Predicted 3D model of a 1527-nucleotide RNA (small-subunit ribosomal RNA) from a metagenome. Model confidence (mean pLDDT): 84 of 100. The sequence is in RNAcentral, with records from SILVA. Its Rfam family is "Bacterial small subunit ribosomal RNA".
RNA sequence: AGAGUUUGAUCCUGGCUCAGAACGAACGCUGGCGGCGUGCUUAACACAUGCAAGUCGGACGAGAAAGCCCAGCGAUGGGCGAGUAAAGUGGCGUCCGGGUGAGUAACGCGUAGGUAAUCUCUCUUUUAGACGAGGACAACAUUUCGAAAGGGAUGCUAAUACUCGAUAAGACUACAUCUUGUAUGGGACGUAGUAAAAGGGAUGCCGCUCGAAGAAGUAUCUGCUAAGAGAUGAGCCUGCGUACCAUUAGCUAGUUGGUGCGGUAAAAGCGACACCAAGGCGACGAUGGUUAGCUGGUCUGAGAGGAUGAUCAGCCACACUGGAACUGAAACACGGUCCAGACUCCUACGGGAGGCAGCAGUGGGGAAUAUUGCACAAUGGGGGAAACCCUGAUGCAGCAACGCCGCGUGAGUGAUUGAAGGUCUUCGGAUUGUAAAGCUCUGUCAUGAGGGAAGAAGGAUAUUUGCGAGAAAUUGCAGGUAUCUUGACGGUACCUCAGGAGGAAGCACCGGCUAACUCCGUGCCAGCAGCCGCGGUAAUACGGAGGGUGCAAGCGUUGUUCGGAAUCACUGGGCGUAAAGAGCGUGUAGGCGGUAAAGUAAGUCAGUUGUGAAAUACCAUGGCUCAACUGUGGAACUGCAAUUGAAACUGCUUUACUCGAGUUCGAGAGAGGAGAGUGGAAUUCCUAGUGUAGAGGUGAAAUUCGUAGAUAUUAGGAGGAACACCGGUGGUAAGGCGACUCUCUGGAUCGAAACUGACGCUGAGACGCGAGAGCGUGGGGAGCAAGCAGGAUUAGAUACCCUGGUAGUCCACGCCGUAAACGAUGGUCACUAGGUGUAGGGGGUGUAUAAACUCCCUGUGCCGGAGCUAACGCAAUAAGUGACCCGCCUGGGGAGUACGGUCGCAAGACUAAAACUCAAAGGAAUUGACGGGGGCCCGCACAAGCGGUGGAGCAUGUGGUUUAAUUCGACGCAACGCGAAAAACCUUACCUGGGUUAAAUCCAUAGGAAUUUAGAGGAGACUUUAGAGUGCCUUGAGCAAUCAAGGAGCCUAUGAGAAGGUGCUGCAUGGCUGUCGUCAGCUCGUGUCGUGAGAUGUUGGGUUAAGUCCCGCAACGAGCGCAACCCCUAUCUCUAAUUGCCAACAGGUAAAGCUGGGAACUUUAGAGAGACUGUCGGUGUAAAUCGAAGGAAGGUGGGGAUGACGUCAAGUCCUCAUGGCCCUAUACGCCCAGGGCUACACACGUGCUACAAUGGUUUGUACAAAGGGAAGCAAACCUGCGAGGGUAAGCGAAUCCCAAAAAGCAAAUCGUAGUUCGGAUUGGAGUCUGCAACUCGACUCUAUGAAGGCGGAAUCGCUAGUAAUCGUAGAUCAGCAUGCUACGGUGAAUACGUUCCCGGGCCUUGUACACACCGCCCGUCACACCAUGAGAGCCGGUUGUACCAGAAGUCGUUGAGUUAACCUUCUUCGGAAGGGGACAGGCGCCUAAGGUAUGAUCGACGAUUGGGGUGAAGUCGUAACAAGGUA
Repeated sequence: AGAGUUUGAUCCUGGCUCAGAACGAACGCUGGCGGCGUGCUUAACACAUGCAAGUCGGACGAGAAAGCCCAGCGAUGGGCGAGUAAAGUGGCGUCCGGGUGAGUAACGCGUAGGUAAUCUCUCUUUUAGACGAGGACAACAUUUCGAAAGGGAUGCUAAUACUCGAUAAGACUACAUCUUGUAUGGGACGUAGUAAAAGGGAUGCCGCUCGAAGAAGUAUCUGCUAAGAGAUGAGCCUGCGUACCAUUAGCUAGUUGGUGCGGUAAAAGCGACACCAAGGCGACGAUGGUUAGCUGGUCUGAGAGGAUGAUCAGCCACACUGGAACUGAAACACGGUCCAGACUCCUACGGGAGGCAGCAGUGGGGAAUAUUGCACAAUGGGGGAAACCCUGAUGCAGCAACGCCGCGUGAGUGAUUGAAGGUCUUCGGAUUGUAAAGCUCUGUCAUGAGGGAAGAAGGAUAUUUGCGAGAAAUUGCAGGUAUCUUGACGGUACCUCAGGAGGAAGCACCGGCUAACUCCGUGCCAGCAGCCGCGGUAAUACGGAGGGUGCAAGCGUUGUUCGGAAUCACUGGGCGUAAAGAGCGUGUAGGCGGUAAAGUAAGUCAGUUGUGAAAUACCAUGGCUCAACUGUGGAACUGCAAUUGAAACUGCUUUACUCGAGUUCGAGAGAGGAGAGUGGAAUUCCUAGUGUAGAGGUGAAAUUCGUAGAUAUUAGGAGGAACACCGGUGGUAAGGCGACUCUCUGGAUCGAAACUGACGCUGAGACGCGAGAGCGUGGGGAGCAAGCAGGAUUAGAUACCCUGGUAGUCCACGCCGUAAACGAUGGUCACUAGGUGUAGGGGGUGUAUAAACUCCCUGUGCCGGAGCUAACGCAAUAAGUGACCCGCCUGGGGAGUACGGUCGCAAGACUAAAACUCAAAGGAAUUGACGGGGGCCCGCACAAGCGGUGGAGCAUGUGGUUUAAUUCGACGCAACGCGAAAAACCUUACCUGGGUUAAAUCCAUAGGAAUUUAGAGGAGACUUUAGAGUGCCUUGAGCAAUCAAGGAGCCUAUGAGAAGGUGCUGCAUGGCUGUCGUCAGCUCGUGUCGUGAGAUGUUGGGUUAAGUCCCGCAACGAGCGCAACCCCUAUCUCUAAUUGCCAACAGGUAAAGCUGGGAACUUUAGAGAGACUGUCGGUGUAAAUCGAAGGAAGGUGGGGAUGACGUCAAGUCCUCAUGGCCCUAUACGCCCAGGGCUACACACGUGCUACAAUGGUUUGUACAAAGGGAAGCAAACCUGCGAGGGUAAGCGAAUCCCAAAAAGCAAAUCGUAGUUCGGAUUGGAGUCUGCAACUCGACUCUAUGAAGGCGGAAUCGCUAGUAAUCGUAGAUCAGCAUGCUACGGUGAAUACGUUCCCGGGCCUUGUACACACCGCCCGUCACACCAUGAGAGCCGGUUGUACCAGAAGUCGUUGAGUUAACCUUCUUCGGAAGGGGACAGGCGCCUAAGGUAUGAUCGACGAUUGGGGUGAAGUCGUAACAAGGUA
């Protein structure tokens, strides 16, 4: 830091997706150790059990028991236990600490201030004091009620409990005065009034009536009271900041303010207390709704920001739900009280008890979150004088890879054997891989054994030093010394030893993004997938394996947040066509604002001060072996406030100015607006005349009108609507405005001087205007004309076309408020090259006032430079460069829709979502392709002609059908007389049946020389039997013959590997071929243009058969094609002359190059010549073209070969080659016999023969070319009617043979007929080939003699030696040709021309196509699924208003009841009465739960219903994209 994804490709816009970091996580696989952290995010759901707040005997009274000891026979008593336990009064604490985040959008929190409007237990300090009295109540005892919880009555008693009195410096209250100042106030002073207390014990001293464990006194310590100051903590108030919704716009009666009263520690409507006033809040968002604890911080990010608020820290709120107060310094109180409610538990049914959001733990919920642990040793807290007690705070341990950090799972060496195994393989090898093994080492962690800390400071006892108090004894504080003593963690950290590589590696990924590739399996199946997308038989994408890559005690997945995303843009985006400028104006608030000066200091800038808690983050440096973690210090915390300054800019105040803006005067222009009147042309209608059969309408028709007189024509009249020509433009804010005249009226422009003095610009809301259509009321209605009717068209035609025709169109008044209301371009101001028109006005020059030229201002057009733009394009009328203000946009669809609201008579308009769904949708430009777009051009493409096919019969191929098999392939042109240039067997691939290790090479084993003869069975293949026969080389033996052993080649058998396959895939391929098309095209290099795809060149003007050539041109060149070079053919020359030729010479025959000879001619076959637009004329710049001459040939002379880049997944695996797959001994291999490929209701293609007289038949007769011939061609002769047969010369061929050419010509006959046409079919008889003609050959003779009388729609070939017609030859081949390929003979007609059909080329245009029009694509319907709106209703949550009712409780009131302390009186001295005070009880106000009624709002369900989305395939049409066939 970017990447993938829209396209055939490109640029842009724009969304989606990925790579990063993080987490209180969860899930999957896996798991060695340690350290430090973290651990119910869900049900503020319910909770069993234990613990979490007590302590003080140095405040007070009272005070056990067990047990032990003693005495006693025992009962019992005494002592210790013990002034202990337990309980009570009293004091302090329980308001801290701990938990949770439900509520709260708020002074709750944060930050900065205020409190002259306040309190503060304990603590520190200062001052003063602490005097004298009194009466009770618990405990306890007795008794009583109750199941219990818990009470009641009577009696006794203490206090640091309670009460009264005295005292009062100061405090408080009231009043007066002075002073200060920021408002009630602060300070000072005076008078009057009011209010205190508590002692305790310890240790000493002292001393007494001796009671001595002691009283009084006294000292110290401690406690108490009042007051001041401080510290700490708290309350209250204020500025600023603090989520979303306007589809929440108005809210508010204690509401806003005042006076008085009440109330509080304290200001205040705090108070439905009294009175008065009518205010207060709100677009700078009140009220309402939804969501949410806030912050330091945390995560991310370059930052600005965004998200978040676990752990730690600060604040707030809450404690089962709701309400309430009490006590207290502080609470409206988590482990307190009272009431109501829900729930749970106990109960003797009468009543009671409870509150884990403390620590553990349980159930439940959930994807998910731990032990009913140890200890107060440390730190901290409560009580206490202290020891000490309490402390689930805390310190530790346990569980969990939940996170971060660290360590290990070994190290070195080890390849001439790269072992084995695995995997792959081109079979050679490669890889796993120095990896292993082997050898040499080490010893972390774990394991076992041994040792072993720090964390401890204190405390007790004894003694001692200093300081304070005291006269002293003594005592308080601080310290020293000695002894004793305190550790949960834990025998933990750490150290040492022992043994031994021994106990310790997984997970994900490997198509691109994104590092990493092969094999097998599967076969659009199974599956994968974050996006694009993989999978339909060769999957690097699925599953497995081998290998590799990444991370590592973890690795992946899922979820969430930020990032990338400049994709809400402050930093840092846009709006002509991609999403986006409001239809237009007037104008309010707001925002912004000309020149100069003075003042001010709000903004702004600078300095200083305070604060910005700690922790975190950053830097430095320390401590744990390192790190994580942690200590210390620093900087920082970008903020807020206070204060002192500065004065440029903005603001404010004041004073000036004129250039912005405006006013006055003059002038001309205009379809600017409103109203009234007037006019002519035309259409229609009416009346009358003339006149007669049609008119009208269309592509063609019909409906329609017309003999009741139309159309046409003439005259007159009626009525409504619109204003030809002028016409170019002009004016208006936009919509929009067009005959003429008059009246009223708005704005702009030009010119000149003067005046005002910033008065300006924009403009949320608001208000007004606003085409057409539509609506309401009333008129009007000629023409036109939705809906409607009819006629056509059509498969249909609810359309396009035609005939009619109603609303409407017109007028008046009132609504509606929308348009592609467009320049798809908001308004204002300024600046920034030019050129050329035009409208209005003015200046100059000019003729002397027409014109023309030139300059300025204001409009309105075109072209164009810079600049901008994705490009197209815009370009002084900006889409350029700047300033200000407003509106709007944020992927496509759903949807400008639903719901709600506002407006409207309605139609509807405005405002305006979500669920769901897709990975695109889109803009501009490019190359193609296409168009029922355009232009130019070509082709037997049409036209003009000639002859055919389609009808008949037959041949042949194909389809179909049949069959055991009818082998296979080829299917528009470009399959179908095609592969097949020859299916009786063979071929042959098919079928039936029979049989079978057929052939090549190599190896091993066994045998044998090789070789060869004969027989049997059988349809044959094949099976099987019997013989003959032993060579060559080497070695050894032997005189030799010969023998033995071995070997090479060969043969046989067996085994192995291997062969074989016309089996599949032509969509895995090579090669070859067809086709567009012998069409003129297809490209490249360099340069240039363009951001780019690409363009240019190759386009343009001519010309050509041609991208052939010329000219021009940002192109210049080049390549593959075209042409030429090659072959045949047409003319000539030279050379040569046999087998060919024969002119001259000679010979010669019945005839004949027959012979001698010749080399002239023809011919043969070699070499050359020739034709090049070369010459002439016309035209043209040229290329070229037209004509002419010469020439055998003239404009590529004719013909052939030659086929560019590419297209069609065209054809061929059955020519051949070849990857993969399949079959292989009971074969899909091979051999053999027979059959089939030859079938036959039918359909099609290609041909042959015909239908006849331009003919048939018969007779005679003439003229070719090119081929072939030895398992061959065969003359001649004989023979047969003939096909043939016999015999046989010649010839491997310019020599011989096939071989007769036929049409033609000459003559005869037939006479228009199913014939003397035509020959199918069939009978009979033959010939030939061949092992073999039955299925299934060809030919001959004879007999037979079918259809057919020139062929419907349609369709094919051909432009000259061509069509047509006539025969000849060859390949294949034993035989078989109407096919194919060649050859020559005879030999035409027509082409005006390019409108149309088909195909093609070039240019251009449109495109929503790119699989490219056989394209794309729309809507209804049918089916399935999904979300959603409406819906009679029904259920629930929240909440408003009105009313009823009203617990506990505060307050008020009452208090005839009750009552120890104080006062008064009386007294029998016990007390009584009265008063004061207090209390119960009653009443009242307020009020929670509850209830009734009625609204609002949110949600669930709901028969039915509306549209929407998605879906493989379906139905109907064809709306859009090309002029999309009606733009």